[in-house]
RNA sequence: UCGCGCUACGCGGGAGAGUCUGACGGAUUCGUUCAACGAACCACCGUCAGCGCCGAAGGCGCAACCGCCCCGGAAACGCUCAGGCCCACGGACCGCGCAGCACGA
Repeated sequence: UCGCGCUACGCGGGAGAGUCUGACGGAUUCGUUCAACGAACCACCGUCAGCGCCGAAGGCGCAACCGCCCCGGAAACGCUCAGGCCCACGGACCGCGCAGCACGA
């Protein structure tokens, strides 16, 4: 210097499934000159509960497969604990850049 792998960071891409129901609070609107108070509230925000649903953070499982039988390993497979179900955020994974580390020439 080149190649390859891993990790961190930056940029770009990146699926699925509820704008469900009820209660409450805030915001808003109306009555009164203000406040208190009372009322309204389909389209805003949040909390709690219920029902339905999704799989691509994380987690758990292993028929085939790998592995020396057992033990064990592991996926984009299965589960749905966690998470999520307009947009946004997040998001496995992919590409590029950059830095570090390891290996090979």

Annotation:
The RNA shown here (Glycine riboswitch aptamer) has 105 nucleotides and comes from an uncultured Caulobacterales bacterium. The prediction has a mean pLDDT of 75. Rfam family: Glycine riboswitch aptamer. From the family's description: This family represents the bacterial glycine riboswitch. It was read from a public genome assembly, where an Rfam model found it.